[in-house]
RNA sequence: AGCUCGAUACAGCAAACCGUCCGAAAGAGCGGAACGCAAAGUCACGGGCCUAACGUCCGGUCUUUACGGACUAUGGCAGCCGGGCCGCCGAA
Repeated sequence: AGCUCGAUACAGCAAACCGUCCGAAAGAGCGGAACGCAAAGUCACGGGCCUAACGUCCGGUCUUUACGGACUAUGGCAGCCGGGCCGCCGAA
């Protein structure tokens, strides 16, 4: 010095929940709040999960609409797993 690794310390991040706000929703931003986190930094690349506005089909209806159901990501989740990129500290 590097890889594995994760003691200590200084820092760091921030779940649920609440407020506000964007969104059809899932979910995101901001503020408060801390369950946790050594990558809980970052990228939706593989798997997985969530949502279904639009669309397609079906029901409904005399017809059309309203409405209901099924499917669908072009929408999301990096704090589900794997992978890519980048990174602080240094005991065993």